[in-house]
Context: one part of a larger RNA
RNA sequence: AGUUGACGGUGGAUGCCUUGGCGCUAGGAGCCGAUGAAGGACGUGGCAGGCUGCGAUAAGCCCCGGUGAGCUGUCAAGCGAGCGUCGACCCGGGGAUGUCCGAAUCGGGAAACCGGACUGGGGUCAUGCCCAGUCACUCCGGCCUGAACACAUAGGGCCGGGAGAGGGAACCGGGGGAAUUGAAACAUCUCAGUACCCCGAGGAACAGAAAGCAACAGCGAUUCCCUGAGUAGCGGCGAGCGAAACGGGAACAGCCUAAACCAAUGUGGUGUGAGAGCCCGACGGCGUUGCCACAUUGGGGUCGAGGGACCCGCCAGACGGUGCGUCGGAGCCGUCAGGGAGUAAGAAAUCCACGUGAUAGGCGAAUCCCGCUGGAAAGCGGAGCCACAGGAGGUAACAGCCCCGUAGCCGAAAUCACGAUGGACUCCCGGUGGCGUUCCCAAGUAGCACGGGGCCCGUGAAAUCCCGUGUGAAUCUGCGAGGACCACCUCGUAAGGCUAAAUACUCCCUAGCGACCGAUAGCGGACUAGUACCGUGAGGGAAAGGUGAAAAGUACCCCGGUGAGGGGAGUGAAAGAGUACCUGAAACCGUCAACUU
Numbered sequence: 001a002g003u004u005g006a007c008g009g010u011g012g013a014u015g016c017c018u019u020g021g022c023g024c025u026a027g028g029a030g031c032c033g034a035u036g037a038a039g040g041a042c043g044u045g046g047c048a049g050g051c052u053g054c055g056a057u058a059a060g061c062c063c064c065g066g067u068g069a070g071c072u073g074u075c076a077a078g079c080g081a082g083c084g085u086c087g088a089c090c091c092g093g094g095g096a097u098g099u100c101c102g103a104a105u106c107g108g109g110a111a112a113c114c115g116g117a118c119u120g121g122g123g124u125c126a127u128g129c130c131c132a133g134u135c136a137c138u139c140c141g142g143c144c145u146g147a148a149c150a151c152a153u154a155g156g157g158c159c160g161g162g163a164g165a166g167g168g169a170a171c172c173g174g175g176g177g178a179a180u181u182g183a184a185a186c187a188u189c190u191c192a193g194u195a196c197c198c199c200g201a202g203g204a205a206c207a208g209a210a211a212g213c214a215a216c217a218g219c220g221a222u223u224c225c226c227u228g229a230g231u232a233g234c235g236g237c238g239a240g241c242g243a244a245a246c247g248g249g250a251a252c253a254g255c256c257u258a259a260a261c262c263a264a265u266g267u268g269g270u271g272u273g274a275g276a277g278c279c280c281g282a283c284g285g286c287g288u289u290g291c292c293a294c295a296u297u298g299g300g301g302u303c304g305a306g307g308g309a310c311c312c313g314c315c316a317g318a319c320g321g322u323g324c325g326u327c328g329g330a331g332c333c334g335u336c337a338g339g340g341a342g343u344a345a346g347a348a349a350u351c352c353a354c355g356u357g358a359u360a361g362g363c364g365a366a367u368c369c370c371g372c373u374g375g376a377a378a379g380c381g382g383a384g385c386c387a388c389a390g391g392a393g394g395u396a397a398c399a400g401c402c403c404c405g406u407a408g409c410c411g412a413a414a415u416c417a418c419g420a421u422g423g424a425c426u427c428c429c430g431g432u433g434g435c436g437u438u439c440c441c442a443a444g445u446a447g448c449a450c451g452g453g454g455c456c457c458g459u460g461a462a463a464u465c466c467c468g469u470g471u472g473a474a475u476c477u478g479c480g481a482g483g484a485c486c487a488c489c490u491c492g493u494a495a496g497g498c499u500a501a502a503u504a505c506u507c508c509c510u511a512g513c514g515a516c517c518g519a520u521a522g523c524g525g526a527c528u529a530g531u532a533c534c535g536u537g538a539g540g541g542a543a544a545g546g547u548g549a550a551a552a553g554u555a556c557c558c559c560g561g562u563g564a565g566g567g568g569a570g571u572g573a574a575a576g577a578g579u580a581c582c583u584g585a586a587a588c589c590g591u592c593a594a595c596u597u
Stems, first nucleotide, its partner, number of pairs: 001596009015582001016546002020517002022514007029506002031167002039101003042055003046079002049075003061095006070083003106115003116135007137164002139161007171202001172200005182189001186236001212219002223250004233241002254498003257442001261299010277286002279329006304476001306441004310436001311434005317336006338429005350424004354419006361410003367383001369382004384401002386390001393403002447471007457483001478493005533540002553581001556568004
């Protein structure tokens, strides 16, 4: 030195555990913000470093409920000082306060800082100083003012506005938009309208009440699922891409404008002395009131067996008013009656009652049974009991009956949500028939040409849909579509708008589940974690859990440097559980023994 064995050290694998994760289900909630958000900085405790809470009223202040004996958050014990049955602490609801930064908005700025003005207040002899409020921009509404240029307009000013601005995990709509890749290379094609960027909205978004589908039969808005179907098709007919209708379901809901016509008002034009006009008849009266055009407002009207306007009929309550006067009538307006409806579209704002639910809670059965083992009984043996409760967790080991709970039942001063409920409240209401070569029925639109995009459709016979440039109709005897195009036939009615539900998603709350993980796993993060640390920055990004049932965390003695560490003693079931703490593998390092060299 090696080999083997025994005993140790080191080390932290393994086993067991779980406060944390992962995935999902059901329900809820689904926006927050100039009434200053999200997110932060700095403060705030008697002693106070981190976390948590809070904001100069600063681990808190006030009120209302719940609960009922303790309390002054946590790592994390201690000291000190207090509070509490006159109800503290804690839990829930409402309110107050809420520094500074941040859209940040008085101005500036290298975020959390600096400097102001005005009004009111405090302090000082006075200034400096302090406190409260106001002071950004844009938009909308109103008013005032007001150029070039007379009116006007632009511009300016003032007042009012719970208007906008910023943030948000995914979902949604829109504007832009790759490449790797596949095609066994590659260019059309594919990946893919994906990733990514931007804008915008909401609790959903989008779509949506047929210029639709269909096929000689019919359906009747949209959305989503199944099917149709990997079909019809498209395709260097390669790779590959890939419908729709029908049918079956989920959920269901329909509406408002524009125009014709009527009226009022305003502006402009035209017109005049009565012959136009003032609803009709009679009489009287008025007189630029008239007519035309445009604009605004109100009424009217909303459709495809076309609809509406205009015109002509028929049938409908009461009262009051009525626009030149009187009388009668018509029309119109108002109130009531009658009928209907309603805040999610269709007009719109709420309130009350009731019910249900949410945000604290409460009641809640049955062994302090006997014996054995043990440190400990919930284990084992014996004997009982409850069960609409034998889910789960805890208790010194494995507990239906010990604790907390579970099934079931009950409960709210306050706030919120929902409701097919009732009331208040609000809104709406003539109906019907006839006539037609009268009028209206969405225009730089539809269509077309050229260039593109998008549809299963790659230019193809290429319709339908959308965009750019150009051109450019018709008004119901109209127009569009049915996959070039034409005819017939059929279906629909474009060029304005709104619309719940069924659908998508989950940052978040509650309850629950798992042939999910169990500390190199599971979120990066079970622990001071987006921390430490790295980087100028964008950004990158860890390691690190476990004494014991209970600290009972080793009084006292000894060695030692008033050490470290250890030996006794003591605690404990165990200290070979001593805080470098459960178990404690291997590599590695020793001690002793045997053997080999």